[in-house]
Molecule: small-subunit ribosomal RNA
Organism: metagenome
């Protein structure tokens, strides 16, 4: 310092969320040691029990026992002495107002920070003057009595004092009259002096005897010491004013009546309405009063680079409190935590009558709660009280106990030690990792253990001496020095020594990404993780577990909370055309800002200086516990406030002036600016007449409507409302909203010149005023024509719409309300500056011209392009969204929501102001590629359209659904499944069912044993397989044995057409033979992407030219391969035969001409001509030419795209089954049948059917074969056999349609053949279920096929037969093969599909997309809601307790 997430992918808005710190924390695991620090944040809840404020006998009276010394004893106990003037209690005096605790109230002069008292008080201290004289009465303890449980009262009676009360002295005090002088802003203050008149005390304890008096030593007395009194000065605490700082909410806007002032007056330490009596009517507030929420304030403490946020535990200031609410006593001090009174709440106690009590002191105890310690030691220190002191007392404090709560420090050893044990994980099985880690081997001793020694913190205090003060004093008291003793909670603690042993001591969490670190197994959208994104549907680096790794370490995670990142409230440092953001417009009010010069002022500004800003904390340097935290010196900071002096540039203020800001005035100008009266012509509907006659309107057709009672039409004349064609113009005006016939009246604004006049008079505007489009309301009037609502007719699944016929409010006019629009430039107003070019609208000016008008310059407007800059891009650009300066307004993620509740406007409809609870991670701007449009250009293509000939109607035949079935194996599902896998299911195949049977196995491979191997017969059984008997002695050898085969035997393994095509290779299918799909440079662009590949032509084609910020390449497209059509050449046998020969017969001789075969070449390139095209690519049309523009065919399938198809073709990764989910047999089934649908054969007849004769191919195939001639049968075969591994035999006479030539005469027929019945044939272990084929018989449906729907563009469709491969048999299927051979294509408006271009998008899983509301259940939170209920805050009003005052 950032990083993750919105999107397919980019940039920007923007909000969520990580990482840091930090904690008075708490949970979970886990836990070896010292140091120092800390611990109820929740219940201002409850509180049992103990402790926390006592002390003084030197202020005072009173005064024990216990125990014990000595006498006495009548042995029961008596006295005295010491205990001891002790305890306990009481008067009295200081203290209990402090330390200690809390954080309930409190928005305040509480606090903080500077000031101010000239308005004040201050115990105890400290300094200074003075003084302390003489008296008087009580009342506690304490004795008696007397009520009560208990508290405690209550009566008489003794009695001290530093308790009370008087008198006396008294001024500098205090108060009253004055005078002088200083000071000070003022009220006044100080100091100095006269008058009068007031007020004081308290003693206690020591010492001496110098003086005076009795004389052992006393009294006065001196002399100390504490104490009392007055008055003054200081320190110290406090008490008030006063300036500035100090949370939120305006959905709190008005508040106040002792309120604000004044006159007296009363309280008080003290100023003041503090409080009273009159008087006046003020006073506060948008710079936020009032009222509500919340909250002790602060030094400081967290975070942060800082400015800032956030906090207010420890410690340290100050404030309130003290079970809740009043109140006052007392006192230097409270209105008082361990005081008193009154009332309440709650708890105890009670003899019921009444009483006691209040841990937010310490320690503990219930509750609360996620959470928080011991009912410890000591006053030894440090500091309070109180004493004169010794000292006493202190849960203040100093210590320890408890807790990893923090924070710091230390340890759990250390060195060596394998190409590297085991265990463990993992693996491609070789290996690799735990890992020098362990073991081992040699040290070392810190912390804990044992022994032993041991501080520091202690200063005081007493008691001797010395010294110096006081002093008459060598007393005493003070004080200093020295000796000497005493005094330690912690604690025998820190610390030192010294023993043994590696021996007692590591854990947590995390490993998708961010974020450092990976594998395996388990599970299977389950369990479960999660901070965000997100993971988990059978190969999970995300769940669990292990193995391994990372961090951190006696801690480690989690939880929650605060700053930070967050420039996401932006003062530092943001924004508002479209991301959220400019008020619909103006006019003006506080308010904010303002134009030149001058000359002052010092408010703000700048500088000095001075005081303050506690300590501690921070920051820096040093020291002090070994170190460190932690302690402690010192210095800096403390960014502030105040005072006082300086400066005058800038702001301000004041002053005098100045014209360019602004206005005014004079001449001119332009306009749908505005209000009101008047007039007008066209139209439209209407009335009244006329002419006329079946319609007329109306639509995508149509009808509802109007017409024979006379319509539409057409004329005439009359009446009515509203609106103003043409000019009309990104042409005027207007502040928006808006303004359009003409004229008149009034009346606003602008706009050019211009010598004149004001003299900053400006600019912007929170709140207010006004205007403010349509709808819409009130009242009245209009009403022609539109015309919400409703009415009818259509349209459609339906049509509360769009279409059409009517039609109410309204629109239109007065008044008057309403306040709102996408009131949009989505751009608040002003005012300056920054290139330019073109238009236009109203003026000026210049030049030329007779002029129209051109041309130049210049001012306001109102358009366009465009430079710089700006912007996330789009765009904006002198009319800015550029560059600045003033003002106002407004915006902080979406949703809930412009809702709801308040209050305000408003007749009402509503309007303006405007939440949150809850919920998502995202919402969103821009712009990109793509995909998609019942958007749009351009094109193609059996896609249409023109043709032909079919499918869907019928039988069958075959696939498939769907039902059935033990089984009907499996797969294939729009196009791109459905005569597909299967190029052929009676057994097998077969993967299904039943049943029978096997378990190393029907198959590999290894290991042991016996045997050759193998063949042949009986039995049993549906085989399978079982069980038996017999034959039979091979090959090779180094003689040991091997090889091959067969059986058993064990165990490794086999096998599975089981899952998983959504893990996969591997094959294909479809877009599609479409013409497209891409790179590298380079150029643009913040980027994502563009460009090239767009455009202009052409082409089958991204095929070519040409133009281009492109230039080039690649995979595709032609070509390049095979065929087929000419022709040449080379070979002619099995093949041909023109010309010879010879024959029945290319059968022979011969021959290779020709056909043909089947090697190799030629040949076609838009190469010539014309024309058109852009001098181009091309295009049209010719010539030649077997062939002509790709010659016809085939083969050749770019990037991709459908998780497309296939684990059953093979191949596999995992998972599953293992005497079976393997094998092996028999039998079934896969061929089932009420049905739908695809595919195809035959047909419905005369272009035909049948009967006879008659011709003409091509490409196959054949040895478990094709099979000739011949014989036999009606066939179907059958018998028997040449030939031929085939240019030779053979299928095969080689074909059919076709041609001749007869019958058939339009009918379910001499058509058409299904089903059926008998006779046969073939095949094959077997044709029942379940072949195929003959022959006879039988003769069904069907007479051209609805809605729809397929194919085909030339040797093509249509017909018409022939062959082949599967195959023991079995073909309407599939693959080839040649005969005969049309038809039509104007053309691209439409349908399908498919390219380029392009435009909009809220889709990207990409329209089969996306997404909207309703309702139904189920949750969640929230609004409202009769009413009932707590809380608060207000208001009026009644009662009234303690107290204080009278």
């Nucleotide at each position: 310092a950032g990083a993750g997430u919105u999107u397919g992918a980019u940039c920007c808005u923007g909000g969520c969320u990580c990482a840091g710190a930090a904690c008075u924390a708490a949970c979970g695991c886990u836990g070896g040691u010292g140091g120092c620090g800390u611990g109820u944040c929740u219940u201002a809840g409850u509180c049992a029990u103990g402790c926390a404020a006592g002390u003084c006998g030197a202020a005072c009276g009173a005064g024990a026992a216990a125990g014990u010394g000595c006498c006495c004893u009548u042995c029961g106990g008596g006295g005295u002495g010491c205990g001891a003037g002790u305890a306990c209690a009481g008067u009295g005096g200081c203290g209990a107002a402090c330390g200690g605790g809390u954080g309930a109230g409190u928005a305040a002069c509480a606090c903080g920070u500077g000031g101010g008292u000239a308005a004040c008080c201050u115990g105890c201290c400290u300094c200074c003057a003075a003084g302390c004289g003489g008296g008087g009465g009580a009342c506690a303890a304490c004795u008696c009595c007397u009520c009560u449980a208990a508290c405690g009262a209550g009566g008489a009676g003794c009695u001290a004092a530093u308790a009370c009360c008087g008198c006396a002295u008294a001024a500098u005090g205090c108060a009253u009259c004055g005078u002088u002088c200083u000071c000070g802003c003022a009220u006044g203050u100080g100091a100095a002096u006269g008058u009068u008149g007031c007020c004081a005390a308290a003693g206690g304890u020591g010492g001496c005897c110098u003086c005076u008096u009795c004389u052992u030593g006393a009294a006065a007395g001196c002399u100390g010491c504490c104490a009392c009194u007055u008055g003054g000065a200081g320190a110290u605490g406090g008490a008030c004013c006063c300036g500035c700082g100090c949370u939120c909410c305006a959905u709190u806007a008005g508040c106040u009546u002792g309120u604000u002032g004044g006159u007296g007056a009363g309280g008080u330490a003290a100023c003041g309405g503090c409080u009273c009596a009159c008087c006046a009517a003020g006073g506060c507030u948008a710079c936020g009063a009032u009222g509500g929420a919340u909250a002790g304030c602060c030094g400081g403490c967290c975070u942060g680079a800082g400015a800032g946020g956030g906090u207010g535990a420890u410690c340290g200031g100050c404030c309130a409190c003290a079970c809740u609410g009043g109140a006052a006593c007392u006192g230097a001090g409270a209105c008082a935590a361990g005081g008193u009174c009154c009332a309440g709440u709650c708890c105890c106690c009670u003899a019921c009558g009444g009483g006691g009590g209040c841990c937010a002191g310490c320690a503990g105890u219930c509750u609360a709660g996620a959470a928080a310690u011991u009912u410890g030691c000591a006053c030894a220190a440090u500091g309070a009280a109180c004493g004169a002191a010794a000292g006493u007392u202190c849960g203040a404090u100093g210590c320890a106990g408890c807790g990893a709560c923090g924070c710091c420090a230390c340890g759990u050893g250390a060195a060596g030690g394998a190409u590297g044990a085991a265990g463990c994980c993992u693996c491609u099985a070789g290996g690799g990792g735990u890992g020098u880690a362990a073991a081992c081997u040699u040290c070392u001793g810190u912390c804990a253990g044992g022994a032993g020694g041991g501080a520091a913190g202690a200063a005081u205090g007493c008691g001797g001496a010395g010294g110096g003060g006081u002093g008459a004093a060598u007393a005493g008291c003070c004080u200093c020095u020295u000796c000497g003793u005493u005094u330690g909670a912690c604690g025998g603690u820190a610390c030192c020594u010294u023993c043994a042993g590696a021996g007692g001591a590591a854990g947590c969490u995390c490993c998708g990404g961010c974020u450092a670190a990976c594998u395996u197994c388990g599970u299977g959208c389950c369990a479960g993780c999660a901070g965000c994104c997100g993971c988990g549907g059978u190969a999970a680096u995300a769940c669990g577990a292990a193995g391994g790794g990372a961090g951190c370490g006696a801690g480690c995670g989690u939880u929650g909370u605060u700053c930070g990142g967050a420039u996401u409230u932006a003062c530092u440092g943001g924004g508002c055309g479209u991301a959220a953001a400019g008020g619909g417009c103006g006019c003006g009010u506080a308010g904010g800002c303002g134009g030149g010069c001058u000359u002052g002022u010092a408010a703000g500004u700048c500088g000095a200086a001075u005081g303050u800003g506690a300590a501690a904390a921070c920051u820096g340097u040093g020291g002090g516990c070994u170190c460190a935290a932690c302690c402690g010196a010192c210095a800096g900071a403390c960014u502030g406030c105040a005072u006082u002096c300086g400066a005058a540039a800038c702001u301000a203020c004041a002053u005098g002036c100045c014209u360019u800001g602004a206005g005014u005035c004079u001449a001119g100008g332009a306009g749908a600016g505005g209000a009101g009266a008047g007039c007008g012509g066209a139209a439209u509907c209407g009335g009244c007449a006329g002419u006329g006659u079946a319609g007329c309107g109306g639509u995508g057709a149509a009808a509802u409507g109007c017409g024979u009672a006379g319509a539409u039409a057409u004329u005439g004349c009359c009446g009515a409302g509203a609106a103003c064609a043409c000019c009309g113009g990104u042409g005027g005006c207007g502040a928006a909203g808006g303004c359009g016939g003409c004229u008149c009246u009034c009346u606003g604004g602008u706009c050019u010149a211009g010598u004149a006049c004001u003299g900053a008079c400006g600019c912007u505007a929170a709140g207010g005023c006004g205007c403010g489009a349509a709808a819409g309301c009130u009242a009245g009037g209009g009403g022609a024509g539109c015309g919400a609502a409703c009415g009818g007719g259509a349209u459609u699944a339906g049509a509360u719409a769009c279409c059409c016929c009517g039609g109410u409010a309204g629109u239109c006019c007065u008044a008057g309300c309403c306040g709102u629009a996408a009131a949009c430039g989505a751009u608040g107003g002003g005012c300056a500056c920054u290139a330019g070019g073109u238009g236009u609208u109203g003026g000026a000016g210049g030049u030329g011209u007779u002029g129209a008008c051109c041309c130049c310059u210049u001012c306001a407007g109102u358009g366009c392009c465009g430079c710089a800059g700006c912007u996330a891009a789009c765009g904006c650009a002198u009319u800015a969204a550029g560059u600045g300066c003033c003002c106002c307004g407004c915006c902080u993620g979406g949703g809930g929501a412009g809702u709801a509740c308040g209050g305000u406007c408003g007749c009402a409809a509503g309007u303006g102001u405007g939440a949150a609870a809850c919920u998502c991670a995202a919402a969103g701007g821009a712009a990109u590629u793509g995909a998609c449009g019942g958007g749009g250009g351009c094109c193609c293509g059996c896609a249409c359209a023109a043709g032909c000939g079919g499918u869907g109607g019928a039988g069958u035949a075959u696939g498939u659904g769907g039902u059935u079935u033990a089984a009907u194996u499996c797969g294939a599902u729009g196009c791109a499944a459905u005569g597909c896998g299967a190029a052929g299911a009676a057994c097998c195949u077969u993967a299904c069912c039943a049943g029978g049977g096997c378990u190393u196995g029907a198959c590999a491979u290894g290991u042991c044993g016996c045997g050759a191997a193998u063949c042949u017969c009986c039995u049993u059984g549906a085989a399978a397989g079982g069980g038996g008997a017999g034959a039979g002695u091979g090959c090779c050898u180094u003689c040991g044995g091997g090889a091959g085969c067969g059986c058993g035997a064990a165990c490794a393994c086999a096998g599975g057409u089981g899952g998983u095509g959504c893990a996969u290779g591997g094959c294909u299918g479809u877009c599609g033979u479409c013409a497209g799909c891409u790179c590298g440079u380079g150029u643009c662009g913040u980027g994502g992407g563009a460009u090239g590949u767009u455009g202009g032509g052409u082409u089958a084609a991204g095929u070519c030219c040409c133009g281009c910020a492109a230039c080039g390449a690649g995979c595709g497209c032609a070509a390049c391969c095979c065929u087929c059509g000419u022709c040449u050449u080379u070979a002619g046998u099995u093949g041909c035969c023109a010309g010879c020969a010879u024959u029945a017969a290319g059968g022979u001789g011969g021959g290779c001409a020709c056909u043909u075969u089947a090697g190799a070449g030629a040949g076609a390139c838009u190469g010539c001509c014309g024309g058109u095209g852009a001098c181009a690519a091309a295009c049209c049309g010719g010539a030649g030419g077997u062939a002509g523009g790709u010659g016809g065919g085939g083969a050749u399938g770019a990037c991709g795209u459908c998780a497309a198809g296939u684990c059953a073709g093979c191949a596999u990764g995992c998972c599953c089954c293992u005497u079976a989910c393997g094998c092996c047999c028999u039998g079934g089934g896969c061929u089932a049948c009420a049905c739908a649908c695809g595919u195809a054969c035959u047909a419905c007849a005369a272009u035909g059917g049948u009967u006879g004769g008659g011709a003409c191919a091509a490409a196959g195939g054949g040895c478990a074969g094709c099979g000739a001639c011949c014989c036999c049968g009606c066939g179907a075969g059958g018998g028997a056999a040449a030939g031929c591994g085939a240019a030779u035999c053979u299928u095969a006479u080689c074909a059919a349609a076709c041609c001749c030539a007869g019958c058939c005469u339009c009918a379910g027929u001499u058509c058409a053949g299904a089903u059926u019945g008998c006779a046969g044939g073939c095949u094959g272990c077997a044709a029942c279920u379940c072949g195929c084929c003959u022959g006879c018989a039988u003769g069904a449906a069907g007479g051209a096929g609805g809605a729809a729907u397929c194919g085909c563009u030339a040797g093509u469709a249509a017909u018409c037969g022939c062959a082949g491969g599967u195959c023991a048999a079995c073909a309407u299927a599939c693959u080839g093969c040649g005969g005969u051979g049309a038809a039509u294509u104007c053309g691209u408006u439409c349908c399908c599909g498919g390219g380029c271009c392009u435009u909009g998008u809220a889709c990207a899983c990409a329209c089969c997309g996306c997404c909207c509301g309703u309702c139904a259940c189920a949750c969640c939170a929230u609004g409202g809601a009769a009413g009932c209920u707590g809380g608060u805050c207000a208001c009026g009003c009644c009662c009234g307790a303690a107290g204080u005052a009278u």